Predicted 3D model of RNase P RNA and transfer RNA as a complex of 451 nucleotides.

[in-house]
RNA sequence: CCUGUGGAUCAGGGCGUCGCUGUUUGACAACAGGCAGAGGAAAGUCCGGACUCCGCAGAGCGCUGAGCCUGGUAACGCCAGGGCGGGGCGACCCGACGGAAAGUGCAACAGAGAGCAGACCGCCGAUGGGCCUUCGGGCCACAGGCAAGGGUGAAAGGGUGGGGUAAGAGCCCACCGCCGGACUGGAGACAGGACGGGCAUGGCAAACCCCUCAGGGAGCAAGACCAAAUAGGCCGGCGUGUCCCCUCGGGGAUGAGGAUUGGCUCGAUCGAGCCGGCGGGUAGGUCGCAGGAGGUGGGCGGCGACGUCCAUCCCAGAGGAAUGACGCCCUCCUUGGGUAACCAAGAAGACAGAAUCCGGCUUACCGAUCCACCCAA
RNA sequence: GACCCCGUAGCUCAGCCGGAUAGAGCGUCUCCCUCCUAAGGAGAAGGCCGUGCGUUCGAAUCGCGCCGGGGUCA
Numbered sequence: 001c002c003u004g005u006g007g008a009u010c011a012g013g014g015c016g017u018c019g020c021u022g023u024u025u026g027a028c029a030a031c032a033g034g035c036a037g038a039g040g041a042a043a044g045u046c047c048g049g050a051c052u053c054c055g056c057a058g059a060g061c062g063c064u065g066a067g068c069c070u071g072g073u074a075a076c077g078c079c080a081g082g083g084c085g086g087g088g089c090g091a092c093c094c095g096a097c098g099g100a101a102a103g104u105g106c107a108a109c110a111g112a113g114a115g116c117a118g119a120c121c122g123c124c125g126a127u128g129g130g131c132c133u134u135c136g137g138g139c140c141a142c143a144g145g146c147a148a149g150g151g152u153g154a155a156a157g158g159g160u161g162g163g164g165u166a167a168g169a170g171c172c173c174a175c176c177g178c179c180g181g182a183c184u185g186g187a188g189a190c191a192g193g194a195c196g197g198g199c200a201u202g203g204c205a206a207a208c209c210c211c212u213c214a215g216g217g218a219g220c221a222a223g224a225c226c227a228a229a230u231a232g233g234c235c236g237g238c239g240u241g242u243c244c245c246c247u248c249g250g251g252g253a254u255g256a257g258g259a260u261u262g263g264c265u266c267g268a269u270c271g272a273g274c275c276g277g278c279g280g281g282u283a284g285g286u287c288g289c290a291g292g293a294g295g296u297g298g299g300c301g302g303c304g305a306c307g308u309c310c311a312u313c314c315c316a317g318a319g320g321a322a323u324g325a326c327g328c329c330c331u332c333c334u335u336g337g338g339u340a341a342c343c344a345a346g347a348a349g350a351c352a353g354a355a356u357c358c359g360g361c362u363u364a365c366c367g368a369u370c371c372a373c374c375c376a377a
Numbered sequence: 378g379a380c381c382c383c384g385u386a387g388c389u390c391a392g393c394c395g396g397a398u399a400g401a402g403c404g405u406c407u408c409c410c411u412c413c414u415a416a417g418g419a420g421a422a423g424g425c426c427g428u429g430c431g432u433u434c435g436a437a438u439c440g441c442g443c444c445g446g447g448g449u450c451a
C1' cells in the first nucleotide's frame, strides 16, 4: 500500500428571530424573564425484571419454555470465558450442542432387497446329483453356497491392504475407524488412555415422545386518594282527602282543599311528595411519574462479563400527546475552475420519533472517524 | 397493554401431521361452430407458493427472524 477480519465512537456545532411543552421567579391573574426539552434504535412487543393488585400457589395431571460447562447479573432465552463439532490459507466466523443399544412412527420414486436385510446381473459349485471318460479327469449348473464385483437409491449392516477359500466373508491378521474402559489431567464441559471387544448399536426427535430443570394470574386502562350532577340505597323530620283490591307493602279510581300557568276569574296541567344527612360509585381531578439495578471521571480487584470505592452532576415528561420553522457563520462532504493558496455552486441528507420505568435480543439505517489484527506484494 | 389468524395463477380458493409434473372455478389467448356476436365445443399460456435463513435425502407443508394485511379483549 492492497484486500479483508474484529471492536469502538459520532449521528453536525454556534448565534439570532418567531413559535410549542414543562418548570421556576416576579405575592395571585394577565404578562415578562431565567432554565431544560427524543433515540441508538424511543421501533417490533421477542425475552427478563422492578412496581401494583388479586391471591397465598401443598400434591398430581396438563400446558409453556429452557437444554455443553463454569462464571456474571435483580433476572433472563442475555453477556463473558472455556469445551466440542463445522467453515475459512489466515485474522476470525457459525452452531436449536440431552436421548434413536424406552416405546410408537416415517423413508415417495427407483431397486432383488429400505429395517429381526437382500440373490436381479454376477461368482462358485469343494459336498450331494446328472452326463462323458483314454480312469488322470472333464462337462452341466439341479440341490446348494457366496454380500467380494456390477446395478438402484439420499441411505444397502465399517474402510484399505494381505492371508485364506470351491467362491467368498472380521473367517484370520496389520493399520485406521467404532464400542467398552482401569487410570491420569482439569473446578467442570472434556481431553489423553493401559487393556479388552471382530463390529453388535444405520438416519429422522425444527415426527409423536422420553429425561433433566424452571414457571401462580393479571397488568400503569396496574393501583391509591379526593369527589359534582342525575338515578337508585339507608336514616331522620314534615306531609299524605275519599273509595276499592290484595300477598300489608304497594297498586288502581276520583278530583275536594292545594300547587303551576308572573296579580284575579275561567280553562288546562299536576295532585304525593318535600327537606336534610350518610354511604357506595360515575364524570372530573390529584398521585403513581421521572433521584434511578442513573450519568460522567478516576482508583482498585478480575483474562473478561462485571464488582467495589471516591469525586461530581440532576439530565424530557404529556394525557389526542410539546421537542418546530427561517436567516447568518464555522466545520465536513460533492462537483467545477485554478500549480497552489483559494473561488463559485450544491448539500448536511439515512432509519426513525419518548408515553410506568429499567436490563437485553431482534430488526431498520445516509455517512464519517479511530484502534487492533490477517493474507498477498 | 395482552393476543390470534392469513399471505398459493389476473381474481376467488383447495392442497398445509413432508414425497418430487402445485390443482379447481371464473377470467385471458388460439381454433371450431355462426352471416356476425353471445352461448357451446376443443386446446394453450399463465406460479422463484410474501421474504430470508435453517432442519431433512427431499419443504407450499416443519422451525426461527422479518414484511404486509385482517381481527379479538380490557
Base pairs, nucleotide, nucleotide: 004373005372006371007370008369009368010367012330013329014328015327016326017325018324020037021036022035023034024033025032026031039351043362044361046360047359048358049357050356051219052218053217054216063215064214065213066212067211068082069081070080071079072078083097084095085094086093087092098210099209103208104207105204106203120150121149122146123145124144127143128142129140130139131138132137158176159175160174161173162172163171177199178197179196180195183192184191185190223287224286225285226284233278234277235276236275237274238273241254242253243252244251245250246249258270259269260268261267294313295312296311297310298309299308300307301306331348333346334345335344336343337342378450379449380448381447382446383445384444387403388402389401390400396434405421406420407419408418409417427443428442429441430440431439